[in-house]
C1' cells in the first nucleotide's frame, strides 16, 4: 500500500427503501417470612460521523473514523 466483513437500547442480535423490534439486564408490581427463582408491565435508539440520490434511507452511493480478517 491494496481487499472484504463488523459498527442499531447497557449488552447480544434482527429489521424487502415504507411505523426501528427481540433476548438478556435494568425499573415498577404480583408472588414469598425474606431473597433468589417465576409471572406481568411499562420504559429505553438523533441505526458510528459527514455528505448524496429518491416520494421516502439502518438499507442505496460516496467519503471519514474505529475494530477485526486477508494479500503484499
Nucleotide at each position: 500500500g491494496g481487499g472484504c466483513c463488523a459498527u442499531u437500547a447497557g449488552c447480544u442480535c434482527a429489521a424487502c427503501a415504507g411505523u426501528a423490534g427481540a433476548g438478556c439486564a435494568a425499573g415498577c408490581g404480583c408472588c414469598u417470612c425474606u431473597u433468589a427463582a417465576g409471572c406481568g408491565c411499562g420504559a429505553g435508539g438523533c441505526u458510528g460521523a459527514g455528505g448524496g440520490u429518491g416520494c421516502a434511507a439502518g438499507u442505496c452511493c460516496c467519503c471519514c473514523a474505529u475494530g477485526g480478517c486477508c494479500c503484499a
Background
This is a predicted structure of a 72-nucleotide RNA (transfer RNA) from an Elusimicrobiota bacterium. Rfam family: tRNA. The sequence is in RNAcentral, with records from ENA. The coordinates come from a structure-prediction model, not an experiment, and the mean pLDDT is 83.